This is a predicted structure of a 301-nucleotide RNA (Bacterial RNase P class A) from a Betaproteobacteria bacterium. It was read from a public genome assembly, where an Rfam model found it.
RNA sequence: GAAGCCGGCUAGACCGUCGCUGCAAACCUUCGGGCGCGCAGAGGAAAGUCCGGGCUCCACAGAGCAGGAUGCCGGCUAACGGCCGGACGCCGUGAGGCGAGGAAUAGGGCCACAGAGACGAGUCGCGGCGCGUAAGCGUCGCGGGUGAAACGCGGUAACCUCCAUCCGGAGCAAUACCAAAUAGGCAGACGAUGACGCGGCUCGCCGAGUCUGCGGGUAGGUAGCUCGAGCGCCGGGGUAACUCGGCGCCUAGAUGAAUGACGGUCCACGACAGAACCCGGCUUAUCGGCCGGCUUCCCCC
Numbered sequence: 001g002a003a004g005c006c007g008g009c010u011a012g013a014c015c016g017u018c019g020c021u022g023c024a025a026a027c028c029u030u031c032g033g034g035c036g037c038g039c040a041g042a043g044g045a046a047a048g049u050c051c052g053g054g055c056u057c058c059a060c061a062g063a064g065c066a067g068g069a070u071g072c073c074g075g076c077u078a079a080c081g082g083c084c085g086g087a088c089g090c091c092g093u094g095a096g097g098c099g100a101g102g103a104a105u106a107g108g109g110c111c112a113c114a115g116a117g118a119c120g121a122g123u124c125g126c127g128g129c130g131c132g133u134a135a136g137c138g139u140c141g142c143g144g145g146u147g148a149a150a151c152g153c154g155g156u157a158a159c160c161u162c163c164a165u166c167c168g169g170a171g172c173a174a175u176a177c178c179a180a181a182u183a184g185g186c187a188g189a190c191g192a193u194g195a196c197g198c199g200g201c202u203c204g205c206c207g208a209g210u211c212u213g214c215g216g217g218u219a220g221g222u223a224g225c226u227c228g229a230g231c232g233c234c235g236g237g238g239u240a241a242c243u244c245g246g247c248g249c250c251u252a253g254a255u256g257a258a259u260g261a262c263g264g265u266c267c268a269c270g271a272c273a274g275a276a277c278c279c280g281g282c283u284u285a286u287c288g289g290c291c292g293g294c295u296u297c298c299c300c301c
């Protein structure tokens, strides 16, 4: 000097004018409300809905079968199929990256092409033994060829399966409350000989309505809704993931869906891209800028 690997931060900035959303000080009020200083206002993935939970409801969530998931050892975590460390295997010169990981004598399936033959099949050559006048037959051994694999032994379980461990279900359109409205309508089926009872089946439990068709009416609000397994700094423990303690901070809650429009300046010339209950992960997309550590190559001293 160049090219890489890993980790962290950031994700256009500033000014002016007008305009949004949530709280809202002060003031006014007929106590219904009016007004709006000030503060705050999309992401590292908000995406995919792939895992795990928090929360809500079903019943109080019981047992078993079926079904599903995971699969070396140890640790972290609320938990996980996640993360960290170690071993093993593969890729890379390397820093590093990835991983499908227990059982093949419990049983079944499959092994393309090539090859005579890939679960009872034996090609070619040589030799031994036996039978036979001979041709030849049988058996054993060695070798050649095909292929990943060829004497009845292999491979494959990200094929079925076996083993070990784990798993109620549905979901914020959950759920709770208020308002409104009607036709508590008509017909049928099942039900104390036990219906219905939130994935399927059986048992158990519960104990009175449940379901179907036709027809009629209403559908507007409030809560859930944001203080969290939260974030930052410092110190202790630990290889690390992480954990303990101290101090400090509050950072969106829309509901046909809030941050937009115009003008000017700057430069890194702006990619992928917009919350809808919340959180921990994984995966996918992606323009750049900054910082730290590590690896390889080239040149000079």
Base pairs, nucleotide, nucleotide: 001297002296003295004294005293006292007291008290009289010288012266013265014264015263016262017261018260020041021040022039023038027034028033043272047283048282050281051280052279053278054277055171056170057169058168062203063202064201065200067167068166069165070164071163072086073085074084075083076082088099089098090097091096102162103161107160108159109156110155111154123144124143125142126141127140128139129138130137131136175223176222177221178220185214186213187212188211189210190209197205230249231248232247233246234245235244236243237242267270